Guanidine-I riboswitch aptamer from Acidocella sp., 112 nucleotides, folded computationally. Its Rfam family is "Guanidine-I riboswitch aptamer". From the family's description: This family represents a conserved RNA structure found upstream of the ykkC and yxkD genes in Bacillus subtilis and related genes in other bacteria. The function of this family is unclear although it has been suggested that it may function to switch on efflux pumps and detoxification systems in response to harmful environmental molecules. The coordinates come from a structure-prediction model, not an experiment, and the mean pLDDT is 80. Of the family's consensus pairs, 100% are formed in the model.
[in-house]
RNA sequence: ACCAUAGGCCGCUAGGGUUCCGGCCGGGGUUCGUCCCAGGUGCUGGUCCGAGAGCGGCGGUCAUACGGGGAGACAUCCGUAUGAUGCACGGCGGGACAAAAGCCCGGGAGAG
Repeated sequence: ACCAUAGGCCGCUAGGGUUCCGGCCGGGGUUCGUCCCAGGUGCUGGUCCGAGAGCGGCGGUCAUACGGGGAGACAUCCGUAUGAUGCACGGCGGGACAAAAGCCCGGGAGAG
């Protein structure tokens, strides 16, 4: 300097908190009931957020082979099949939603 085999999306998980639901706590009301009201509490719960360095899936990309197309050819284009899609330490601080985080800034700063 160049590079999608290093890019994208979806589902989920580790993880995360507390708007909403549920639980728990005490308080008030009550027609006394499996009732009502506001408050507190993050609770191995539900909803919710959720990974570059987690999992799975689908595209994409790349390689090879075959086929199509073409007057023809190992070009371009289209299709099918098979294969490949590596490596990866990492703050402080800031940002969003109710809030937090392995989310986003960010494969950033820095280190190697």